[in-house]
Order: sequence, then structure tokens, then C1' cells
RNA sequence: GGGUGCAUAGCUCAGCGGUUAGAGCACAACGCUUAUAACGUUGCGGUCGAUGGUUCGAAUCCAUCUGCACCCACCA
Repeated sequence: GGGUGCAUAGCUCAGCGGUUAGAGCACAACGCUUAUAACGUUGCGGUCGAUGGUUCGAAUCCAUCUGCACCCACCA
């Protein structure tokens, strides 16, 4: 330099154009227990990497940029 993939909750991930963006773990409260753990119930937690575009409607499609991982080439 060329190319591919990924970016969504504190962590691991789902969500494949249409209701108010979800799950597990973690965290908090309560229940249970002598107490802790486990278990159960409830809650908390997101402007979906950034900017622009397409669309009646975008986490989702397109462009550019940023970060990370990988492949190829070049130099040394």
C1' cells in the first nucleotide's frame, strides 16, 4: 500500500428495514436461611463507534472516518 471481518448494557452476545432494542452473567433490593452461597421475585443499566446519505421508517442498507483482529504485497 491492497483486501476481509468486527464495533449493541460493566462483561459475553442476540437482534437479518416496522410495537417502547433484548438475553445470560455481574450489580442492588426483597424473599428463603442461624448466616453465607445457591435458588426465586423485582429493579438498575443503551442516545446500537463517529459523521453524512437512502427510505414513510435505519442497530439493520450505502459512503467516509476512527479503533481492533486477520490475510496478501512491498521495504528493511
Molecule: transfer RNA
Organism: Candidatus Jacksonbacteria bacterium